[in-house]
Small-subunit ribosomal RNA from an uncultured organism, 1535 nucleotides, folded computationally. Its Rfam family is "Bacterial small subunit ribosomal RNA". Rfam links the family to the GO terms ribosome and structural constituent of ribosome. Model confidence (mean pLDDT): 81 of 100. The sequence is in RNAcentral, with records from ENA and SILVA.
RNA sequence: AGGGUUUGAUUAUGGCUCAGGAUGAACGCUGGCAGCAUGGAUAAGGCAUGCAAGUCGUCCGUCCAAUUUUUUGGAUUUUAUUUUUUUAAACUAAAAUGUUUGAAUUAAAAUCCGGAAAUUUGGACGGAGGCAAACGGGCUAGUAACAGGUGAGAAUCUACCCCAAAGUAUGGAAUAACCCGGAGAAAUCCGGGAUAAUACCGUAUGUGCUCGCCUAACUUUUUAGAUGUUAAUAAAAAAUUAUCUGUUUUGAUUAAUAUUUAAAAAAUUAGGCGAGUAAAGAUUUCGGUCGCUUUGGGAGGAGCUCGCUUACUAUCAGCUUGUUGGUAGGGUAAUGGCCUACCAAGGCUAUGACGGUUAGGGGGUGUGAGAGCAUGACCCCCAGCAUUGGCACUGAAACACUGGCCAAACACCUACGGGUGGCUGCAGUCGAGAAUCUUCCACAAUGGGGGAAACCCUGAUGGAGCGAUGCUGCGUGCGGGAUGAAGGCCUUCGGGUUGUAAACCGCUUUUGUAGGGGACGAAAUUUUUGACGGUACCCUUUCGAAUAAGAGGUUGCUAACUCUGUGCCAGCAGCAGCGGUAAUACAGAGACCUCAAGCGUUAUCCGGAUUUACUGGGCGUAAAGCGUCUGUAGGGGGUUUAUUAAGUUCCAAGUAAAAUUUCAAGGCUCAACUUUGAAUUCGCUUGGAAAACUAAUAAACUGGAGUCUAGCAGAGGUGCAUGGAACUUGUGGUGUAGGAGUGAAAUCCGUUGAUAUCACAAGGAACACCAAAGGCGAAGGCAUUGCACUGGGCUAGCACUGACCCUGAGAGACGAAAGCGUGGGGAGCAAAACGGAUUAGAUACCCGUGUAGUCCACGCCCUAAACGAUGAAUGCUAAAUGUUCGGGGAUUCGACCCCCUGGGUGUUACAGCUAACGCGUUAAGCAUUCCGCCUGGGAAGUACGGCCGCAAGGCUAAAACUCAAAGGAAUAGACGGGGAUCCGCACAAGCGGUGGAGCGUCUGGUUUAAUUCGACAGUAAGCGUGGUACCUCACCAGGGUUUGACAUCCCUUGACAGCCUUGGAAACAAGGUUUCCUUCGGGCAAGGUGACAGGUGCUGCAUGGUCGUCGUCAGUUCGUGCCGUGAGGUGUUCCGUUAAGUCGGGAAACGAACGAAACCCCUAUUGCAUGUUACAAUUUCUCAUGCAAGACUGCCCGGAUAUACUGGGAGGAAGGUGGGGAUGACGUCAGAUCUGCAUGGUCCUUAUACCCUGGGCGACACAGGCGCUACAAUGGCAGAGACAAAGGGUUGCAAAACCGCAAGGUGAAGCUAAUCCCAAAAACUUUGUCUAAGUUCGGAUUGAAGGCUGCAAUUCGCCUUCAUGAAGCUGGAAUCGCUAGUAAUCGUGAAUCAGCCACGUCACGGUGAAUAUGUUCCCGGAUCUUGUACUCACCGCCCGUCACACCAAGAGAGUUGGUAGCUCCCGAAGCGUCCCGUUUUAGCGGGGCAUCACGGAGAGAUCAGCGAUAGGGGUGAAGUCGUAACAAGGUAACC
Repeated sequence: AGGGUUUGAUUAUGGCUCAGGAUGAACGCUGGCAGCAUGGAUAAGGCAUGCAAGUCGUCCGUCCAAUUUUUUGGAUUUUAUUUUUUUAAACUAAAAUGUUUGAAUUAAAAUCCGGAAAUUUGGACGGAGGCAAACGGGCUAGUAACAGGUGAGAAUCUACCCCAAAGUAUGGAAUAACCCGGAGAAAUCCGGGAUAAUACCGUAUGUGCUCGCCUAACUUUUUAGAUGUUAAUAAAAAAUUAUCUGUUUUGAUUAAUAUUUAAAAAAUUAGGCGAGUAAAGAUUUCGGUCGCUUUGGGAGGAGCUCGCUUACUAUCAGCUUGUUGGUAGGGUAAUGGCCUACCAAGGCUAUGACGGUUAGGGGGUGUGAGAGCAUGACCCCCAGCAUUGGCACUGAAACACUGGCCAAACACCUACGGGUGGCUGCAGUCGAGAAUCUUCCACAAUGGGGGAAACCCUGAUGGAGCGAUGCUGCGUGCGGGAUGAAGGCCUUCGGGUUGUAAACCGCUUUUGUAGGGGACGAAAUUUUUGACGGUACCCUUUCGAAUAAGAGGUUGCUAACUCUGUGCCAGCAGCAGCGGUAAUACAGAGACCUCAAGCGUUAUCCGGAUUUACUGGGCGUAAAGCGUCUGUAGGGGGUUUAUUAAGUUCCAAGUAAAAUUUCAAGGCUCAACUUUGAAUUCGCUUGGAAAACUAAUAAACUGGAGUCUAGCAGAGGUGCAUGGAACUUGUGGUGUAGGAGUGAAAUCCGUUGAUAUCACAAGGAACACCAAAGGCGAAGGCAUUGCACUGGGCUAGCACUGACCCUGAGAGACGAAAGCGUGGGGAGCAAAACGGAUUAGAUACCCGUGUAGUCCACGCCCUAAACGAUGAAUGCUAAAUGUUCGGGGAUUCGACCCCCUGGGUGUUACAGCUAACGCGUUAAGCAUUCCGCCUGGGAAGUACGGCCGCAAGGCUAAAACUCAAAGGAAUAGACGGGGAUCCGCACAAGCGGUGGAGCGUCUGGUUUAAUUCGACAGUAAGCGUGGUACCUCACCAGGGUUUGACAUCCCUUGACAGCCUUGGAAACAAGGUUUCCUUCGGGCAAGGUGACAGGUGCUGCAUGGUCGUCGUCAGUUCGUGCCGUGAGGUGUUCCGUUAAGUCGGGAAACGAACGAAACCCCUAUUGCAUGUUACAAUUUCUCAUGCAAGACUGCCCGGAUAUACUGGGAGGAAGGUGGGGAUGACGUCAGAUCUGCAUGGUCCUUAUACCCUGGGCGACACAGGCGCUACAAUGGCAGAGACAAAGGGUUGCAAAACCGCAAGGUGAAGCUAAUCCCAAAAACUUUGUCUAAGUUCGGAUUGAAGGCUGCAAUUCGCCUUCAUGAAGCUGGAAUCGCUAGUAAUCGUGAAUCAGCCACGUCACGGUGAAUAUGUUCCCGGAUCUUGUACUCACCGCCCGUCACACCAAGAGAGUUGGUAGCUCCCGAAGCGUCCCGUUUUAGCGGGGCAUCACGGAGAGAUCAGCGAUAGGGGUGAAGUCGUAACAAGGUAACC
């Protein structure tokens, strides 16, 4: 940083998709370790069990235990080495206490059993009291809000804590625990009795505090007066002017504002007086300490108010009655409609009120270059909630997660009477879910509560456990090692690869294992105290490469390729797409690539996407300019000066929590992680400064804009009149058989007189010529002429106003045609309708009729491809040339022409722009301002809702679903029932055929055991086959063989072969017999073995080679240059010309290649040479062979401008390519051939190979192709006679002669061929006959008899003779060949071949025409051009109905549910209030009122679910009907 995908290719537009990063993730496969993080996102669903809030005995009563002291009763025992008491000294820093030593005194002391009182210590179930329980912990349901963020503020409270001041006096009545009794299953409750306090209540004191009154000071407000300034108003007076208008001045009123005086009120402060109002003790070593009360202040905390800000929706546009404000009162800690009464009628809203939907907000997090976009796990701050709803109590603080009351749902207990509960605390469980952990340890640390403290409590917290959930780090070994092992895979079979990889040798030990040692965390403190944990970490310790690699991918994007299997199947796929027998895309394997304890997939977010564009897009044709104008809000706005300072800029102060991020350091071995410091922090608030720009105020200006004056043009509008032509109708006249209409017809009109024509009359509509690229209008639109009214524009003048301007959301007005309503009118035209044609049909196109409508008036509708597909305004930026309306100059007598200039309207074009086409002063150029609109195609301008409309319908305007495109411009082709030019036996002009008959032959079809196979428009069908009796042969039936009929290799043997016999249809089998290679290398043959042979089996869509066809058509390309963003173009087009892209000229082309032509062969003429076998003979003609000459538009005339060329002529055997042949460009048709040959792959291998016999390829209702023979007199038959060319011949051609009617036979001369033979040429000529008929035409068919070939002639050969004598009398529609030695016609030869189904094919000569005016048409082709929605290229593409299947959405009688409000009913608990009763009176009981949760009823609103049915939409390899569109798409298309 981009890539893939629309096309045959290109470019731009435009969507879809991929590569990146991220996650509280999940799933699949796999899984070694450690550190640090993190882990119920769904059901704010339900919860078993345990724990999560207690503590204080230095507040109190009570109970228990122990100690001590005092007192006392009884009993028993004992005595001075003893006991008790008192006292002194020393030691420890002091005190306290203790120890030691000593002295003195006393007579009693001890033990046991008790009683009473007091003290101390410890404990306590429970109780009274205090503090805590409002924190900590969880969750995000609700909330769109002062809830959050940020910055300000005033009318407040604050327990514990800190500072300061002053106090703490004196009394009293109860009550729980406890005891007794009672009710109940329980929970629990009731009655009686007793008692204490830091519990509760009086009285006193009052630093103070509160309230009231008085005095003083200051501030503010209100009222009244005075003065000044400004504005407005109407009137008066004066001046000016002849008058009016106007101007100036004076005074008046009203309003605003400034200064000042007086009075009143309120708040604050200070002082004075009066009233009210506090307290609790505990402990002590008596020093104090902890408390308590009142007041002031602080810190921290909390409540309240305000500015700004934080989703979507207008298919929610109006909302609101405590609503907005005031007065008074209540209430609160405090302001306030917070509440009540009264008064007023306000308040909010397009800068989005109200409503609906969704959502906790922020610090931050992810991504991004940034701007942004998305998000709100963990951590921190704030808010809200605690099963659901309501309510208060206590308290400093709650309307209270582990408090209370009531109601509801749910669950549990129950003795059925009644009770109990709330994990959205930590663990854990069920459920639902793709999905989220242990019913762990510890208070050691940090912190919290209580306590004076010790301590107690703490699922906060510190830790451990589980999970690859994430981030980070480490490891799974290192070095050597080639016979490049084995195995796998591939193979061109040579080898390559896996791969130094392994084995093997050496080394190391991170990790692991065992052993040893062993922390910091614990206190700036003396001791004590460690859950984690014998953990981290350490070691010359033990052992040993040992314990440790997978996942995804390999067609392109995207790094990485082969084999096998499969055969549009199975499957893959993010997009494009892959798979129909050689799949790098499916599946497996090997190899390779990427990442790695992970790897992939799925989901979601950002990015790429400049694809919502602020940075940073567009609107002529791709999506997109409102049909047009006026104008409100809004946005924008000319020149100068002054002032202000809102925006703006600068400076300063405050705030912007920490964490996060970045940078620099530090600590864990590194890193992740963490600590410290610095940076960053849009913004908001306050103060100060500046004054350029914007803004505001004031004053001015004239260039924008407008007014005025003088002119001008015009289908501008409205109304009323008016004219002629045409048309139709009517009346009358003339007149007679048609008219009308079409491609052709018919319907139709007409003898009841049409059409035609003349006259008159009536009617409606439209206005020829002028007329134009012309004019006017905002657009739609506007056309005879006149008049009336009226809008706009232009020019000139430069007099006036002085920014008055531009745009314009909503709004309003106008708005073609069609349509609607009412009333008129109605000539022509003409939807609908009818008829006639056309057609397969024809609800069309064509024709004949014809009603609405078209016209007028009034009222609606409001849309068009309403288009310049181009919004309005302003400025700037080369020209040239028309036209229209003005003005000026110059000239002139005047004008025209000419020059300059302003407004409009056209054409061409520079720069520039554009994807290109194109635009180009009338911009789509360069800029500014404002508005409208667009964001893939379809569904759809549709549904629903709303507004408008009489209706038709219009405006506004989606989604589900579906596709990977849809679309623009240009390019090359192809095509056109587009155009232009040209060619061809293409047509035309001619001649002869085919199609009808019989026969031959090929094909289809049918049949068959088999009728082998291929070829199917042209380009298959007398083609492969240039010869089907066997063979051929591939087919069928039957009989046989299996290393094979054929090739190579190996082993063994020795002959083999031939001949004979038997069996057999033969192949073959069995037997016999003859015989025995060699140069010793081997040849040949047989048997055996397996590698292999063999295959006319398949694939011509795997191929080579060859061939057909377009087409002997004139085309097809390249190099360099130039043009184009590019595909491409140019060259190769154009003008002439040619058979020709042949040649010439011109030209951004210049050259070249393959084709054309030429070169090659035959032929026509001549010459020369040579004459074998030619010639009767000779070499002279002819003839043959060889060589050469000749023809080149070379010469002349004409045409064309000039060349090329062309018309004519001369000469010549031949004249413009002399005639013919060979020769076939790039390519097309997946054209034909695997059965000529070759060949990849595949299949068969005792058979799909090989051998043999027989059959078949020859069938026969029929159909088609190609031919032959005919239908006769231009003929048939018979007789006689003449003239060729080119071939073939020794396995052969065969003469003469003879035999046979003949086919043929006998015979053998000659010939290896210019010598001999086949061999007779026939048509033709001539003579005769037949005489128009199914014949003396025609010869099929059949019978008989023969001949020839061959092993063989039945299926199935040819020929001869005799006999038989079919169809057929010139051929429908249609169709073929041929332009000169051609057609037509006549024979001849050859190949193949034993023979021949040959009437075929290929050659040869004989005789020998007709016609071509020409290019309108048919067919084919070439070039240019045009259109295109085609590119598989018109045999293309493609539309709609119907039928079938599936899908989503809307409608739908109804039905079910949710939500929010309204009205009414009911009215728990609680607060408030009123009343009554009671008494132990701060209570209790009962009742009423107000408020009110749940609940009930009702009518509506709104959002969803289901729904018979009907309608449309979408999708779906091969359904039906037509052919609407794309070409002039066959009626131009479209709106």